A computed fold for a 322-nucleotide RNA, annotated as Bacterial RNase P class A. Its Rfam family is "Bacterial RNase P class A". It is annotated as a ribozyme. From the family's description: Ribonuclease P (RNase P) is a ubiquitous endoribonuclease, found in archaea, bacteria and eukarya as well as chloroplasts and mitochondria. It was read from a public genome assembly, where an Rfam model found it.

[in-house]
């Protein structure tokens, strides 16, 4: 140099024409007009309406430390153990608890108080005991190596080692971590149950206002029937109540405003088209071709997921090249 890792951050820009939506203007015309995700709608919340006296069970969610934060399946630093990578770094896990609860496939005698082979001792064999060294099965077989001991062999017993618990010093807010001391050495992993913290449903299509569709609880006025009836114990006229029109009225359907703005803010949605020039990346070097992902819809802090080319800072150094 190439090449890795690891942070931050731009992410086209000029004009000319022609439009677009919003504010102001009496009009000219003036002023504003997408993102780093505006995206998925996963997580938290403001806000809304809905249930709720208080307090506890159940039940979901989350769980190494420490700090930030309004919370977050939220960030930043770090901590113990494992994996990648040669490093720079990068990942996954992780609250106590293992109960005289469970699993541990296949193979292996045995998967947790083991005897298949071997070895050892009895015993004429057959078979009986002892042994966990040493073989075989396994993802995993009863701490690792070495001596001594023993019939033969074993944490049986010593050294050194590795882990586990307890205590002590010591560093560290803390997980932790480091020395010693004792005391142990029957694996792994999960459920159960404990603890701490958080948690009511529902979501701007929430929710509020205003409305002469259409029917019509109730009120009032009028009229008296090719707009039905009925009561005043038979008829008739009267009368009432109905009943029909008009009027009010409550509630609400189309629809409207609001919610919604801190200059983007509709109500189905505006930020746009076009033509020249610049910049930039690639090449098959020239009248080449590309210039990404992507578009607000209450607002906010999160997280993840896309993305053409480009800049900055800080680190690493197998290999290769000079």
């Nucleotide at each position: 140099u190439c090449g890795g890792c690891g942070g931050a951050c731009c992410g086209u820009u000029c004009u000319a024409u022609c439009g677009c939506c919003c504010g102001g203007g009496a009009a000219a015309c003036c002023g504003g007009g997408a993102g780093g995700a505006a995206a998925g709608u996963c997580c938290g919340g403001a806000c809304a309406g809905g249930a709720c006296a208080g307090a506890g069970c159940a039940c979901c969610g989350c769980a190494c430390u420490g700090c930030g934060g309004a919370a977050a399946g939220c960030g930043c630093a770090g901590a113990u153990a494992g994996g990648c990578g040669a490093a720079a770094g990068c990942u996954u896990a992780u609250g106590g608890g293992g109960g005289u609860u469970g699993u541990a496939a296949c193979a292996g005698a045995a998967a947790a108080g083991a005897a298949c082979c071997g070895c050892c001792g009895c015993g004429c064999c057959a078979g009986c005991g002892g042994u966990a060294a040493g073989g075989g099965u396994g993802a995993a077989a009863a701490c690792g190596g070495g001596a001594g001991g023993c019939a033969a062999g074993a944490g049986c017993u010593c050294c050194c080692g590795c882990g586990u618990a307890u205590g002590u010093a010591c560093g560290g807010c803390g997980a932790c971590a480091u020395a010693c001391a004792u005391a142990c050495g029957g694996u792994a992993c999960a459920u159960a149950c404990c603890u701490g913290c958080g948690g009511c449903c529902u979501g701007c299509a929430a929710g509020g206002c205003c409305a002469u569709a259409u029917a019509u609880a109730c009120c009032g006025g009028c009229a008296g029937u090719u707009a039905a009836g009925g009561g005043c114990g038979g008829c008739u006229c009267g009368u009432c109540c109905g009943u029909g029109c008009c009027g009010g009225g409550g509630g609400g359907u189309a629809g409207g405003c609001u919610g919604c703005a801190u200059c983007a803010g509709a109500u189905a949605a505006a930020u746009g088209a076009u033509a020249g020039a610049a910049g930039c990346u690639c090449c098959u070097u020239g009248c080449g071709a590309g210039u990404a992902c992507a578009g607000a819809a209450u607002c906010c802090g999160g997280c993840u997921u896309a993305c053409a080319g480009g800049c900055c800072c800080g680190c690493c150094u197998c290999a290769a090249a000079a």